A computed fold for a 96-nucleotide RNA from a bovine gut metagenome, annotated as SAM riboswitch aptamer (S box leader). Of the family's consensus pairs, 97% are formed in the model. The RNAcentral record of the sequence draws on MGnify. It matches the Rfam family "SAM riboswitch aptamer (S box leader)". Rfam describes the family as follows. The SAM riboswitch is found upstream of a number of genes which code for proteins involved in methionine or cysteine biosynthesis in Gram-positive bacteria.
[in-house]
């Protein structure tokens, strides 16, 4: 660099101790009722492994990678409307 996938899904835990919410900004939130990391446990997107199936696809296990407040927590760009919606860009995981 190509592709799929982003409106669902996941903790009465332990550890730490100030900050956090995947680029910036502008908001708006979460946070010593302990956030954010780790562990451990959970979920089940991709891969992969089993069964069905002619395929497509389903189920089902949880290796590997993710991931476990708010739609990528909104919003920026363009288009209709002017409550908002729709596409794009960006951007995050997974595979090559």
């Nucleotide at each position: 660099c190509u592709u799929a996938u982003c409106c669902g899904g996941a903790g009465u835990g332990a550890c730490c101790g100030a900050g956090g919410g995947a680029a910036c900004a502008g908001g708006c939130c979460c946070u010593g009722u302990g956030a954010c990391g780790u562990c451990c446990g959970a979920c089940a997107a991709c891969c992969u492994g089993c069964u069905u199936g002619a395929a497509a696809a389903a189920g089902u296990a949880a290796g590997g990678u993710g991931c476990c407040a708010a739609u990528u927590c909104c919003u920026g760009c363009g288009g209709u409307a002017u409550u908002a919606c729709c596409g794009a860009a960006a951007g995050a995981u997974g595979a090559g």
Model confidence (mean pLDDT): 82 of 100.